[in-house]
RNA sequence: CGGGGUGUAGCGCAGCUUGGUAGCGCGGCUGGUUUGGGACCAGUAGGUCGUAGGUUCGAAUCCUAUCAACCCGACCA
Numbered sequence: 001c002g003g004g005g006u007g008u009a010g011c012g013c014a015g016c017u018u019g020g021u022a023g024c025g026c027g028g029c030u031g032g033u034u035u036g037g038g039a040c041c042a043g044u045a046g047g048u049c050g051u052a053g054g055u056u057c058g059a060a061u062c063c064u065a066u067c068a069a070c071c072c073g074a075c076c077a
Base pairs, nucleotide, nucleotide: 001073002072003071004070006068007067010026011025012024013023020057028044029043030042031041032040033039050066051065052064053063054062
């Protein structure tokens, strides 16, 4: 430099194809059972969906640009 996919809750991910209330597991918090730890049960909090712009009545989803880290290739060594 070229190509590729990835970016969504603290962590790991789904949802995108086919636009219509943002979810799952773990973790956190509260309560219950338990002498307690652990475990189980019930409840609860937590999100600019990387960023900016566009299309649309409506965008995580479609379009454009851009940023970040990663993989492959080329170049250099």